[in-house]
Context: one part of a larger RNA
C1' cells in the first nucleotide's frame, strides 16, 4: 500500500447490504429444534340426530338404557417419516478429499413407464378389565378385542436354483444367451357414486379413487475398486506375520486376507518405506503486472463427528445428534434398595479469553415430512431485534456579506493570523420529526360456476377456463403535506522520511520514538497553546498475511 469473522483508544447522525464464539468437541438452568395419518384398526370421554326397549304420566312430555351416524378430544395397535433438514472440525496425512475412469462384482424407500395379478382361511396381542411388587422410574399374573400388525395353504405372469439341449465367443476348463423340465417363492384392504338384474336383509353387481403383491426398465441415492495431484521432518533407514501370494470354504447387496482351514515365502522401501509432528479436502478468498505466497470465516460440494469408549438391532437407507444395550467419567431425584441424562440444534446461562448477539415475530412465501384432501408440524426458511464489525450512500447547509467586529494567537510595537470565517440579509427542506395515504413478495389450496374426459349414467371422480378468500415482515418501503438552519464533526499528525510552524513551560528531568534518533536553559521533535496538514462518521493503535 492492500487485505482481516479482528481487538483496543477517542469520537459517533441516518440507511441499505452483508457479517458476528477464531479461545474450552468446557460444563449446562428454562423453553422450542419430529411428527403425521381416523379415507389401516378396536377401545374410551364430551356434544349432536335417528331407532328400538323400559319407567312416571290420561296425554304433551320428561327421563333411563341399547343400537347406528355426524363433529370433536384421548392413550394405544399399525402405516410412512424420523438415515432429510440443523450443527461442529475432536479425529484423519488417509482412496478422506479433487479429478479422470471401472463395476460382465452392487444395492436403490417413495418417484416416472410397462406386464400380470389382489384367491381361501387361522392364531394372537397392545390399548381396556383386574390381582400383585415398587417411594418413583417402572415390572410382572390373569382375563377380553380389532386391523393395511402376524402366520398356514391355493395360483404362478413372472422371479431364484438346478438339470438338458441350440446357437455365439473360447484350444479347452467355462462364459453369455434362447427353449423344455424340476424345486422353491406372492398379496390387503380403504372411500366415493349407481340404472337395470339377483338377493327377506347385508350385499352380489357395475364404475371411479387411493393402496396392497411379483417383475422388467429408468430415475434418484448410494457401496466399492484403479490412474494422477496437494503439508512438514532423515538429530525417523529399515518396516511387515493376515504380513504377501494361492486353493478352498464361510460371509457381504456387491469384488476382495474381508474372515477362516491348508500351502508357498513373499509384500514395501533413499522416486523415503515405517516413525515422529501438523492439518478436515475442494470450489474458492487475501496478495500480486504476473508467477509465486498465506489462507481455506461467511457461501456451495464432499468427509468425518455428535459426553468419552464399544456393540449390534430395526429398515430402502444408520451401526442412527433430540433411537437401543454395556462400560466409564461427570451432573441431578431418591424412602438408599434404585433410578434419570446428555444444546458441536435455536436462542440463553455459567466459564476461560483481547474478543464475538434476542431466552423475538410467523409458516404469508421457498422447501420438507404425513395425509385423499382441509390441514398438521417445521428455531429449516422467511422476518425483524443489538454490535460503525466490514462495503457501500447520504447529511451535518447554500448564496450574499469587511467596519476586514470581538475574543485568542504572533509580533521587528508598525502590524499581521484566525478570516467571508462570525454576526447580519436572502433562500432550500435531503437526513431525522410530526401528520396523511399506503404497497410489490399470491401462486396454489379451498368455495362457487362452466367446458372435456372417464363410464350404462346428466352420480362421482379428474382436468382446464371465470369469479371469490389467504401478508409474519408492516402500517414497513414508497409517496405526499407541515415546521424550523433548526437535532447531526470527529481523529490523528505537523525534525528527515512525509502533506503540515510558531510561542510558552519543562531542563538528560518529565517524557517522546516505525527507524534515524530528540531532551544536559531560546527543543519545529517532550508537555500545553495558536495555526496548519491528511482523513472523516470515522480516525489511530496493536495483531497477522502478501
Nucleotide at each position: 500500500g492492500a487485505a482481516c469473522g479482528a481487538a483496543c483508544g477517542c469520537u459517533g447522525g441516518c440507511g441499505g447490504c452483508g457479517u458476528g464464539g477464531a479461545u474450552a468437541a468446557g460444563a449446562c438452568a428454562u423453553g422450542c429444534a419430529a411428527g403425521u395419518g381416523g379415507g389401516a384398526c378396536g377401545c374410551u370421554g364430551a356434544u349432536u340426530a335417528g331407532u328400538g326397549a323400559g319407567u312416571a304420566g290420561c296425554a304433551a312430555u320428561a327421563u333411563u338404557u341399547a343400537c347406528u351416524g355426524g363433529u370433536u378430544g384421548g392413550a394405544g395397535u399399525c402405516g410412512c417419516g424420523u438415515a432429510a433438514g440443523g450443527g461442529u472440525g475432536c479425529g484423519u496425512a488417509a482412496c478422506a478429499c479433487g479429478u479422470g475412469g471401472g463395476u460382465a462384482a452392487u444395492u436403490u424407500g417413495c418417484c416416472g413407464c410397462g406386464a400380470a395379478g389382489u384367491c381361501c382361511g387361522g392364531a394372537a396381542u397392545a390399548a381396556c378389565u383386574u390381582g400383585c411388587c415398587g417411594a418413583a422410574a417402572g415390572g410382572u399374573g390373569a382375563g377380553c378385542u380389532a386391523a393395511u400388525a402376524c402366520c398356514u395353504g391355493a395360483u404362478g405372469u413372472g422371479g431364484u436354483u438346478g438339470a438338458a439341449u441350440g446357437c455365439a465367443g473360447g484350444c479347452a476348463u467355462c462364459u453369455g444367451u434362447a427353449u423344455u423340465c424340476u424345486a422353491c417363492u406372492a398379496a390387503a384392504g380403504c372411500c366415493g357414486g349407481g340404472g337395470a338384474u339377483c338377493g327377506u336383509a347385508a350385499g352380489a353387481c357395475c364404475u371411479g379413487g387411493c393402496g396392497c403383491u411379483u417383475u422388467g426398465c429408468g430415475a434418484u441415492a448410494a457401496g466399492c475398486c484403479c490412474g494422477c495431484g496437494g503439508c512438514c521432518u532423515a538429530u525417523c533407514a529399515g518396516c511387515u506375520a493376515g504380513u504377501u501370494g494361492g486353493u478352498g470354504a464361510g460371509g457381504u447387496a456387491a469384488c476382495g486376507g474381508c474372515u477362516c482351514a491348508c500351502c508357498a515365502a513373499g509384500g514395501c522401501u533413499u522416486a523415503g518405506a515405517c516413525g515422529g509432528g501438523u492439518a478436515g479436502c475442494u470450489g474458492g478468498u487475501c496478495u500480486u503486472a504476473g508467477a509465486g505466497g498465506a489462507c481455506g470465516a461467511c457461501c456451495a460440494g464432499c468427509c468425518a463427528c455428535a459426553c468419552u469408549g464399544g456393540a449390534a438391532c430395526u429398515g430402502a437407507g444408520a451401526c442412527a445428534c433430540g433411537g437401543u444395550c454395556c462400560a466409564g467419567a461427570c451432573a441431578c431425584c431418591u424412602a438408599c434398595g434404585g433410578g434419570u441424562g446428555g444444546c458441536a440444534g435455536c436462542a440463553g446461562u455459567c466459564g476461560a479469553g483481547a474478543a464475538u448477539u434476542u431466552u423475538u415475530c410467523a409458516c404469508a412465501a421457498u422447501g420438507g415430512g404425513c395425509g385423499a384432501a382441509a390441514g398438521c408440524c417445521u428455531g429449516a426458511u422467511g422476518g425483524a431485534g443489538c454490535g460503525a464489525c466490514g462495503c457501500c450512500g447520504c447529511g451535518u447547509g447554500g448564496g450574499g456579506g469587511a467596519u476586514g467586529a470581538a475574543u485568542g494567537g504572533c509580533u521587528u510595537c508598525g502590524g499581521c493570523c484566525c478570516g467571508u470565517a462570525a454576526a447580519c440579509c436572502c433562500c432550500u427542506g435531503u437526513c431525522a420529526u410530526u401528520c396523511g395515504g399506503g404497497a410489490u413478495c399470491a401462486a396454489u389450496g379451498c368455495c362457487g360456476g362452466a367446458u372435456a374426459c372417464c363410464u350404462a349414467a346428466c352420480a362421482c371422480g379428474u382436468a382446464u377456463c371465470c369469479g371469490g378468500u389467504u401478508g409474519a415482515u408492516a402500517g414497513u418501503a414508497c409517496c405526499g403535506a407541515a415546521a424550523g438552519a433548526g437535532g447531526a464533526a470527529g481523529g490523528g499528525a505537523c525534525g528527515g522520511c512525509u502533506a503540515a510552524c510558531u510561542c510558552u513551560g519543562c531542563g538528560c528531568c518529565a517524557g517522546c520514538a516505525g527507524c534515524c534518533g530528540c531532551g544536559g536553559u531560546a527543543a519545529u521533535a517532550c508537555a500545553g497553546a495558536g495555526g496548519u496538514c491528511c482523513c472523516a462518521a470515522g480516525c489511530g493503535u496493536u495483531g497477522u498475511u502478501c